[in-house]
Annotation
Predicted 3D model of a 72-nucleotide RNA (transfer RNA) from a Candidatus Parcubacteria bacterium. NCBI's taxonomy places the organism under Bacteria, Bacteria candidate phyla, Candidatus Parcubacteria.
RNA sequence: CCGCCGAUAGCUCAAUGGUAGAGCUGCCGCCUUAUACGCGGUAGGUUGGGGGUUCGAGUCCCUCUCGGCGGA
Repeated sequence: CCGCCGAUAGCUCAAUGGUAGAGCUGCCGCCUUAUACGCGGUAGGUUGGGGGUUCGAGUCCCUCUCGGCGGA
């Protein structure tokens, strides 16, 4: 320098262009003499930044940043 993949909740990851979800963690409650386990509830998001297409973008297009892999 060129190509490919990835970036979404505190963590690990989902999500046909049509209300962004799950598990774990946290918090509250139930259970227990108590803790843990288990059960129920709840909180938590500028979907990496900017722009474009569209009635509507996490998703499609362009660009930048960061990380990974490969090639020269």
RNAcentral holds the sequence, with entries from ENA. Its Rfam family is "tRNA". By type it is a transfer RNA.